[in-house]
Small-subunit ribosomal RNA, 5' domain from an uncultured bacterium, 502 nucleotides, folded computationally. Its Rfam family is "Bacterial small subunit ribosomal RNA". The RNAcentral record of the full RNA draws on ENA and SILVA.

Context: one part of a larger RNA
């Protein structure tokens, strides 16, 4: 000088973009943040309509607790741990695993037996429950079929560093489904098996990742090996047995600090610094632990164990978990609304109307920031009056002001009004942003220096006192350094200080 998630001081008109708990990964009141489907399923309820005097039976629409799907593994949020194949980049996978989604190919045959809800009975203060009896299905189960799949055994093959994979011939064995909604009968949505692809992840690996040698030796599942056993798969991953062996001054071990790239400041550049806000990976979710369901988790608003904290409690016993949005308390120098709406992206679900979404778009706060406009323009000497200086002759604030004239950015009021929704209607933002018209200089200027560095002076008070000070350094009676005024310099809705980088 530049830069900041910035924070204090003094001021403070507007308006676009952006950004906002860096401290206590403290502890949490309230209230939203993940549903949906009735076109899988029996009920219940509710209104209408037909038959009937009524009881009732039947159709039908909406609702819907429940039982079944599919989603709840994404989307938000934090950076506590993690010096690690966590990340970055280059390769491998002949060691593999994918729900939905696209494209192919074959198929769906026969039955069964429960359950929930409901109805009853009954424990409990409650959160919960327990037991009879009914009942459905795209829930379960069992049996056939097998295009195909898997294992085994076996015939040929070629590829390759290497064959457990790959192609191929036969035999065995074992393996699937929902003749399921819907309906205009055309279809369409769905179910099974199996190949393909796309997208997406697991794993392996060459090189690259801070600081300390006042950490120099570290190591028994440790290093191999042989067999198993687990895993979608490869491995001491995990277990027996066998062997001694593996890492280290090229930094092992161990101690500190630390998410990591893309980026971001700073520099001519090499480099030094950061790691917020946006993007991509990684952990975590009160502390630790396990697992369960599923394509996928060892799962933020899921289970189950135990700790520690907080609430109910009829004392037996239960219930939670904001590093989600917002808001509280607390810590702090410091950091926002208990806001609207699905308009529009995007996303779960549904055939589909739609339903759900603090995701996201929008509003509110706040000069934190960066840009951008304003506070007026021209004319105007008697160079008025005030104030300050003074050699008392003037000088100086100063064309500044008044005065005269002009404009209206912006303001105040009125009037029209969007784009954003591309095809009829359907905008939170918004009566917003534009645009027209009237009013009137009207509504709007501070801060900080002034001895050198470093632009810019006198005066008067103080008198080593009060005090300045980034550094030299100023003040002990004429201070250009302290304080006040005058003037002046700098910059401007800012201007300074103080932190931290370069």
């Nucleotide at each position: 000088g530049g830069a900041u998630g910035a924070a204090c001081g003094c001021u403070g008109g507007c308006g676009g973009c952006g950004u906002g708990c860096u401290u206590a990964a403290u502890a949490c009141a309230u209230g939203c943040a993940a549903g949906u489907c009735g076109a899988a399923c029996g009920g219940a309820g509710a209104c209408a309509g037909u038959a009937g005097c009524a009881a009732u039976a039947u159709u039908g629409u909406c609702u819907u607790a429940g039982u079944g799907g599919c989603g709840a593994a994404c989307g938000g949020g934090u950076g506590a741990g993690u010096a690690a194949c966590g990340c970055g980049u280059u390769g491998g996978u002949g060691a593999c695993c994918u729900g939905c989604c696209u494209c192919g190919a074959a198929g769906a045959g026969a039955g069964g037996g429960a359950u929930a809800a409901c109805a009853g009975u009954u424990c409990g203060a409650a959160a919960g429950g327990a037991u009879u009896g009914c009942u459905a299905a795209u829930a379960c189960c069992u049996c056939a079929u097998g295009u195909g799949g898997u294992u085994g055994c076996u015939u040929g093959g070629g590829u390759u560093a290497g064959a457990g994979a790959c192609c191929u011939u036969g035999c065995a064995a074992c393996u699937a489904a929902a003749c399921g909604g819907a309906u205009u009968u055309a279809u369409u949505c769905g179910c099974u098996u199996c190949g393909a692809g796309a997208g997406g992840g697991g794993c392996c690996u060459g090189c690259g990742u801070c600081c300390c040698a006042u950490c120099a030796g570290c190591u028994a599942g440790u290093u191999g090996g042989u067999a198993g056993g687990g895993u979608a798969a490869u491995g001491g991953c995990c277990u027996a047995c066998c062997a001694a062996g593996g890492c280290g001054a090229u930094g092992a071990c161990g101690g500190g600090u630390a998410g990591g790239g893309g980026a971001c400041c700073u520099g001519a550049g090499a480099g030094g610094g950061u790691g917020g806000c946006c993007c991509c990976c990684c952990a975590c979710a009160a502390u630790g632990g396990a697992a369960c369901u599923g394509a996928a988790a060892c799962a933020c608003g899921g289970u189950c164990c135990a700790u520690a904290c907080a609430c109910c409690u009829a004392c037996g016993g239960g219930u939670g978990g904001c590093a989600g949005c917002a808001g509280u308390a607390g810590g702090g120098a410091a950091u926002a609304u208990u806001g609207g709406u699905u308009a529009a992206u995007c996303u779960g679900g549904g055939a589909a109307a739609c339903c759900g979404g603090g995701a996201a778009c929008c509003a509110g706060c706040a000069a934190c920031g960066c840009c951008g406009c304003g506070u007026g323009c021209g004319c105007g000497a008697u160079g008025a009056a005030g104030g300050c200086c003074u050699u008392c002759g003037g000088g100086u604030u100063g064309u500044a002001a008044a005065g005269c004239g002009c404009u209206u950015u912006u303001a105040g009021a009125g009037a029209g009004g969007a784009u954003g929704a591309g095809g009829a209607a359907g905008g939170a933002c918004a009566g917003u942003a534009c645009u027209c018209u009237c009013u009137g200089a009207a509504u709007a200027a501070g801060c900080c220096u002034c001895g050198g560095c470093u632009a810019a002076c006198u005066a008067c008070g103080u008198g080593c006192c009060a005090g300045c000070a980034g550094c030299c350094g100023c003040g002990g009676u004429a201070a250009a350094a302290c304080g006040u005024a005058g003037g002046a310099g700098g910059c401007g809705a800012g201007c300074g200080u103080u932190a931290u980088c370069c």